Notes
The RNA shown here (transfer RNA) has 74 nucleotides and comes from Candidatus Roizmanbacteria bacterium RIFCSPLOWO2_01_FULL_37_16. It matches the Rfam family "tRNA". Rfam links the family to the GO term triplet codon-amino acid adaptor activity. The prediction has a mean pLDDT of 82.
RNA sequence: GGGCCUGUAGUUUAGUUGGUUAAAACAGCUGGCUGGCAGUCAGCAGACCACCGGUUCGAUCCCGGUCAGGUCCA
Repeated sequence: GGGCCUGUAGUUUAGUUGGUUAAAACAGCUGGCUGGCAGUCAGCAGACCACCGGUUCGAUCCCGGUCAGGUCCA
């Protein structure tokens, strides 16, 4: 330098051949049970989907570029 893959909540993942600004587990916070811890139950908050641009009535999803990580080739 070139090819391919990946990037979604604090962490690990799901998701959709474009349609209500998005789901789960763990972690976090609040409350109940307990003398307390742990545990368990109920509830709450948390991501404008790596960034920029394009296509479209509408983009997490399609297209182009950039960045980061992985892998192969040189």